This is a predicted structure of a 110-nucleotide RNA (SAM riboswitch aptamer (S box leader)) from Kurthia sp. 11kri321. The same sequence occurs in records of 2 taxa. The coordinates come from a structure-prediction model, not an experiment, and the mean pLDDT is 83. Of the family's consensus pairs, 97% are formed in the model. The sequence is in RNAcentral, with records from Rfam and Ribocentre.
RNA sequence: CUCUUAUAAAGAGAGGUGGAGGGAAGUGCCCUAUGAAGCCCGGCAACCAUCACAUUAUGUGAAAAGGUGCCAAUUCACGCAAGGACUGUAUGGUCUUUGAGAGAUGAGAG
Numbered sequence: 001c002u003c004u005u006a007u008a009a010a011g012a013g014a015g016g017u018g019g020a021g022g023g024a025a026g027u028g029c030c031c032u033a034u035g036a037a038g039c040c041c042g043g044c045a046a047c048c049a050u051c052a053c054a055u056u057a058u059g060u061g062a063a064a065a066g067g068u069g070c071c072a073a074u075u076c077a078c079g080c081a082a083g084g085a086c087u088g089u090a091u092g093g094u095c096u097u098u099g100a101g102a103g104a105u106g107a108g109a110g
Stems, first nucleotide, its partner, number of pairs: 001110007013041001015040003021031003026078003042071003047067002050062005075102001080099008
């Protein structure tokens, strides 16, 4: 980097350091000196692993010492397709449902 698969409406410090940026990209909208990113500590969760039970495709529960992950806003919103409601002609607008795409994280494979 590519492929497969699972997940996402919840949760997480008014600490230290650091100094200007950050929220994937585009558009928008936000966060930030009442201090950004990064690092340390702290915390959340429970994907892998672990344990117990049931069954053996797997499911339920426990714990959190190990491997990851995460700690503004629904994956901050939208972007493509189809459906519904309203508007009422602007082949448009508003709201909404489902799906796709993209990205993220885990696990497995190349």